The RNA shown here (transfer RNA) has 73 nucleotides and comes from a Candidatus Pacearchaeota archaeon. It matches the Rfam family "tRNA". By type it is a transfer RNA. About the family: Transfer RNA (tRNA) molecules are approximately 80 nucleotides in length. The coordinates come from a structure-prediction model, not an experiment, and the mean pLDDT is 81.

């Protein structure tokens, strides 16, 4: 310096070729226990690396930019 690949609730991750974001753990409140665990019912919390930009609509598509990682010089 250049090419790929990754960034999504705290953490691990999905999201099927755009239609408005879940899921498993963790968290929280009851029930259950003499208590703790487990367990069972309910509930918070992300607008998805930042920026713009297509479009009626963007996690998804473009463009640039950070950060990790990887190859190559």
């Nucleotide at each position: 310096g250049g090419g790929c690949c990754u960034g999504u609730g705290g953490c691990u991750c999905a999201g099927u070729u755009g239609g408005u974001a879940g899921a498993g753990c963790a968290c929280c409140u009851c029930a259950u226990u003499u208590g703790c665990a487990a367990u069972g019912a309910g509930g918070g919390g992300g607008u998805c690396g930042u920026c713009g930009g297509u479009u009626c609509g963007a996690a998804u598509c473009c463009g640039a930019u950070c950060a990790g990682g990887u190859c190559c010089a």